[in-house]
Context: one part of a larger RNA
Molecule: large-subunit ribosomal RNA, domain III
Organism: Actinospica durhamensis
RNA sequence: GAGUAGCGAAUCCACGGUGAGAAUCCGUGGCGCCGGAUGACCAAGGGUUCCUGGGCCAGGCUGUUCCGCCCAGGGUGAGUCGGGACCUAAGGCGAGGCCGACAGGCGUAGUCGAUGGACAACGGGUUGAUAUUCCCGUACCCGACGUGGACCGCAAGGGCCGAGGCCCGUGAUACUAAGCCCGCUGAAAGCCGCGGAAGCCUUCGGGCCAUGUGGUGGGAGGCCGGUGACCUGAGCGGGUAGUAGGUGAGCGAUGGAGUGACGCAGGAAGGCAGCUCAUCCCGGGCGGUGGUUGUUCCCGGGCCAAGGACGUAGGGCGUAGCGUAGGCAAAUCCGCGCUGCAAUAGCCUGAGAUCUGAUGGGGAGCCCGUAGGGGCGAAGUGGGUGAUCCUAUGCUGUCGAGAAAAGCUUCUAGCGAGGGACACGUCGGCCCGUACCCCAAACCGACACAGGUGGUCAGGUAGAGAAUACCGAGGCGCUC
Numbered sequence: 001g002a003g004u005a006g007c008g009a010a011u012c013c014a015c016g017g018u019g020a021g022a023a024u025c026c027g028u029g030g031c032g033c034c035g036g037a038u039g040a041c042c043a044a045g046g047g048u049u050c051c052u053g054g055g056c057c058a059g060g061c062u063g064u065u066c067c068g069c070c071c072a073g074g075g076u077g078a079g080u081c082g083g084g085a086c087c088u089a090a091g092g093c094g095a096g097g098c099c100g101a102c103a104g105g106c107g108u109a110g111u112c113g114a115u116g117g118a119c120a121a122c123g124g125g126u127u128g129a130u131a132u133u134c135c136c137g138u139a140c141c142c143g144a145c146g147u148g149g150a151c152c153g154c155a156a157g158g159g160c161c162g163a164g165g166c167c168c169g170u171g172a173u174a175c176u177a178a179g180c181c182c183g184c185u186g187a188a189a190g191c192c193g194c195g196g197a198a199g200c201c202u203u204c205g206g207g208c209c210a211u212g213u214g215g216u217g218g219g220a221g222g223c224c225g226g227u228g229a230c231c232u233g234a235g236c237g238g239g240u241a242g243u244a245g246g247u248g249a250g251c252g253a254u255g256g257a258g259u260g261a262c263g264c265a266g267g268a269a270g271g272c273a274g275c276u277c278a279u280c281c282c283g284g285g286c287g288g289u290g291g292u293u294g295u296u297c298c299c300g301g302g303c304c305a306a307g308g309a310c311g312u313a314g315g316g317c318g319u320a321g322c323g324u325a326g327g328c329a330a331a332u333c334c335g336c337g338c339u340g341c342a343a344u345a346g347c348c349u350g351a352g353a354u355c356u357g358a359u360g361g362g363g364a365g366c367c368c369g370u371a372g373g374g375g376c377g378a379a380g381u382g383g384g385u386g387a388u389c390c391u392a393u394g395c396u397g398u399c400g401a402g403a404a405a406a407g408c409u410u411c412u413a414g415c416g417a418g419g420g421a422c423a424c425g426u427c428g429g430c431c432c433g434u435a436c437c438c439c440a441a442a443c444c445g446a447c448a449c450a451g452g453u454g455g456u457c458a459g460g461u462a463g464a465g466a467a468u469a470c471c472g473a474g475g476c477g478c479u480c
Stems, first nucleotide, its partner, number of pairs: 012030006031477004039457004045437002049435001050074006059067002079140002081433004086117002091112003097106003121138005141429008151419002159247003165240006174232001179227003183223003190216005199208003250415002255411005263398004269391003274385005280302006286294001303361002307356003314349004318341007326334002365376004399402001443452002459471004
C1' cells in the first nucleotide's frame, strides 16, 4: 500500500441447553432449499478421514464450547459377496530358436493378463462404530468318511458269437514247352534248256559231259503271331474246431465332436415389482372459530426372502436304422449319403401362479422405566393401474454378418474288479478385501476451489417423458 480489495453461487428466525465466554456448537419449534438429487448403493481413487472420550496453540477466509483439526482409546469377523486356489481377449513376458558391434529386438511351446465366461444364501435381528460376514431361522454347494441300499457287474454255470497259422482238396487268372494253326521267307534232289575251257571218246566233222548258268520243281529249314499243358497259385471247400478266444459293471482324456457363442433394429404377448382407490378390515382421534360419534368424519396401517414341491403362459429340438473313404490314432460321437416312421408323441428350456418355508419373522400403535433400556402387539382383504424389470442371450426382420478359452454334454483311446442312483449321518471348507468418503470439504484440479469424475435404484400430482414445476422417503440452509 491499507484497515483498502476480498471473506468463493443459495434463508434464516425464536426459545431452551452447555459453557469462563455462544449470531455460528447441541436440542425443540417455525420458515426455506434439493428431490433423475443436494437422496440411497457400488466401481475407481483416497488411506483411518469411521466411532467414543478429551482438547482449542495452529488449520477452519469471522467466532467456536464445534470440526474431515490436535491427543488417546476403539472399530473392518464370510465355504456362498468381490478377487485368488478355474478360463481365456487385446496386450505383456518368453525355455529352445532367429536377428543384432554391445546394450538389445522379434518370437514358438508355454506362462501371465478382466473391462468378458464359469461358479453354491436368503429373510429378520443386533453395535457407539461391521454385517448376504456376528446372532436367530431356514437353505444350498464341494470334498472325505460311515450305515442302509434298489440295481449293474466279476467269479461259477449255461447261452450267444467265433478265428488265425498249419494240412488236404478244388482251382480262376497269368506264363510259356512240345505239338498244331496262320503269315512271311526259303534250301536240296529230280526235270527242261543254255553253255561247254578242262576231262573222256572220235570216223577229226564232231559227240558225251563235270564245274557254271536260266527256268521249273519242291516246301527241308528259319522268323513273327496265335493256340496250347505240367508247375506256381488268388479265391473257395473240408479239417484243425464250435477248439483258442470273445461277449466286462464302472471310471474316462491333456485327444475328437457338440454346446458355451455373442451384431443391429422392431412389435406384440404372458407376468411380477411398484403405484393407486376403498363405503371392506384393524388401531388411534373427537376438535384453536359456528357445526362435526359420522350408514359415506379425520389420521395411520392393511406384509415377508432364498430354498423345497409342482412344471403353467411362452420358446426350442424331428426320430429310428443302415452305410461311410472326412474330423492328423480310434469312435457307437460329429459330418456326409440312403431308408423307414411321424407332422403327433417325446425331450430340453422356461417367467409367474399355487402350496410350503411361516405354531416363524415383521407390524401401526400401546405400556413400563430418571436414563441406558425393557415388554405387549391388531388387521393382513377387494377393485384398478402397471414398467425401461422377468420370460428373453427368446421371436421376427435385416446387412455392415457381429471374441476366445475354460466349464458342461458326448465319443472313443486307455484304465478296470467291484461299482452304485438314492436316503440318513459325521467331519472339513484355505488366502486377500470388507471401517469411512464416493458428482464429493475425504477422488482429479496447489485451497474445505461455482470445474471434472464410470455404473446401479427411480415414489406422488400434472405431463409423451428420466423434460419441467411442486411434493414424498431422505438430505440440507452451502462457515462471517